Record summary: This is a predicted structure of a 93-nucleotide RNA (c-di-GMP-I-GGC riboswitch aptamer) from a Coriobacteriia bacterium. Of the family's consensus pairs, 86% are formed in the model. NCBI's taxonomy places the organism under Bacteria, Bacillati, Actinomycetota, Coriobacteriia. It was read from a public genome assembly, where an Rfam model found it.
[in-house]
């Protein structure tokens, strides 16, 4: 230094709850504490999740508008995995 993860300080913050944005997936502020040694940053690969807007077929007919089903990320999730960056403390090994 690196591999590791004892202790101590100190850090973040599932679920729920409120308050807000958003079609919605989910997100921000607050509480809150179930974990977390990268639970710190990045949507590059995989993966999930959503589907306003499109596209298909459909009720449905001369149109329209409405509804159903499927399909579709550019949209979301770093607390799913892998990767990159970057960082605190420092007991045994």
């Nucleotide at each position: 230094c690196c591999c590791c993860g004892a202790a101590a300080a100190g850090g973040c913050a599932c679920a729920c709850c409120c308050c807000g944005c958003g079609a919605a997936a989910g997100c921000g502020g607050g509480g809150g504490u179930c974990g977390c040694a990268a639970a710190g940053u990045c949507a590059c690969g995989g993966g999930u999740c959503u589907a306003c807007c499109g596209g298909a077929g459909g009720g449905c007919g001369a149109a329209a508008c409405c509804c159903c089903u499927c399909c579709c990320a550019u949209g979301a999730c770093g607390g799913c995995c892998g990767g990159a960056c970057u960082g605190c403390c420092g007991a045994a090994g």